[in-house]
RNA sequence: GCGGCCUUAGCUCAGCUGGUAGAGCGCUAGACUGAAAAUCUGGAAGUCCGCAGUUCGACUCUGCGAGGCCGCACCA
Numbered sequence: 001g002c003g004g005c006c007u008u009a010g011c012u013c014a015g016c017u018g019g020u021a022g023a024g025c026g027c028u029a030g031a032c033u034g035a036a037a038a039u040c041u042g043g044a045a046g047u048c049c050g051c052a053g054u055u056c057g058a059c060u061c062u063g064c065g066a067g068g069c070c071g072c073a074c075c076a
Base pairs, nucleotide, nucleotide: 001072002071003070004069005068006067007066010025011024012023013022019056027043028042029041030040031039049065050064051063052062053061
């Protein structure tokens, strides 16, 4: 330098035929217990990496950036 993939809740990751966002773990409250653990029930938590475009409508499509991973090429 060229190409590919990834970026969504604190963490690991789903979600896309464009219709307004979820799970597990963690956290938290309650139930249960003598008390814990386990289990059960509820709750909080997200500018979906950024900007712009297309669209009635974008996490999802397009462009340009940013960060990360991988392959190839180059390198006296």
Transfer RNA from a Candidatus Eiseniibacteriota bacterium, 76 nucleotides, folded computationally. The organism belongs to Candidatus Eiseniibacteriota, within Bacteria. The sequence is in RNAcentral, with records from ENA. Its mean pLDDT, the model's own confidence on a scale to 100, is 82. Its Rfam family is "tRNA". By type it is a transfer RNA.